[in-house]
RNA sequence: GCAUCUGUAGCUCAAUGGUAGAGUACUCGAUUUCCACUCCAGCGAUCUGGGUUCGAUCCCCAGCAGAUACA
Numbered sequence: 001g002c003a004u005c006u007g008u009a010g011c012u013c014a015a016u017g018g019u020a021g022a023g024u025a026c027u028c029g030a031u032u033u034c035c036a037c038u039c040c041a042g043c044g045a046u047c048u049g050g051g052u053u054c055g056a057u058c059c060c061c062a063g064c065a066g067a068u069a070c071a
Stems, first nucleotide, its partner, number of pairs: 001070001003068005010024004018054001026042002029039002047063005
C1' cells in the first nucleotide's frame, strides 16, 4: 500500500428493518451475630458523520480505531 473482518452496558457476548437483552461487575434491600453464599430490585450501552427507508444495531457510502493475510 491492497484485501477481509470486527466495533453494542465497566468486562464477555446476543439481537429476522419495527422502542436493545443475558451473564458478570457495581449500588440498595432481604437473609446472617458479622462476612461470604443465595434471593429481590435498580443503574448502565449501539465508534463518528451522511444516505436509503414510514421506521436503521441491522442496508449503502466515507472516516476513526483494532485484528488477520498478502505485498